c-di-AMP riboswitch aptamer (ydaO/yuaA leader) from a Bacillota bacterium, 165 nucleotides, folded computationally. It matches the Rfam family "c-di-AMP riboswitch aptamer (ydaO/yuaA leader)". Rfam links the family to the GO terms regulation of gene expression and cyclic-di-AMP binding.
RNA sequence: ACGCGGAUCGUGCCAAAUCGCGCCGGCCCCAGGGCCGGAGCGAGCGGGGGAACCGUUUUCCGGGGCGAAUGUCGCCGGACGCCGGCCAUGCGGCCGGUGCGCAGCGACAGGGGCACCCUCGCCCUAGCCCGUCAGCUCACCCCGCCGGCAUUGAGGGGUGUCGUG
Repeated sequence: ACGCGGAUCGUGCCAAAUCGCGCCGGCCCCAGGGCCGGAGCGAGCGGGGGAACCGUUUUCCGGGGCGAAUGUCGCCGGACGCCGGCCAUGCGGCCGGUGCGCAGCGACAGGGGCACCCUCGCCCUAGCCCGUCAGCUCACCCCGCCGGCAUUGAGGGGUGUCGUG
């Protein structure tokens, strides 16, 4: 010097996932205060249930919710079905072909992210929950505010916010 890892601070990103108040506990500080955690309340943001009217008539091929996370096509060693052959007292097993296609892979399309718009570029297209049950839905009721990342994506255009002069 470079790379990697950790801690703290700052600046940002995905997402609803933020802010405030007092109380309790812990730590720091000379005091004043500050930070962390817990339960509570409120605001804000987000989600679900829930009339009439309207809609749907369709519930085992169960149905539904959160979320951008869906659809089509192709390939396809699993499982299963069919056909043929071999072994066997029986249970059944093995081999080949074929069909269907779980998982997986690929392509196209749709959707989402990189503060707003355009162009290009890059990336994502998961996972989880309810438990036989829910269309919309005034009043009303219930629930969540976690977690995961980055060190500058580029050019053009536009709008806004904050600070300073």
It was read from a public genome assembly, where an Rfam model found it. Model confidence (mean pLDDT): 76 of 100.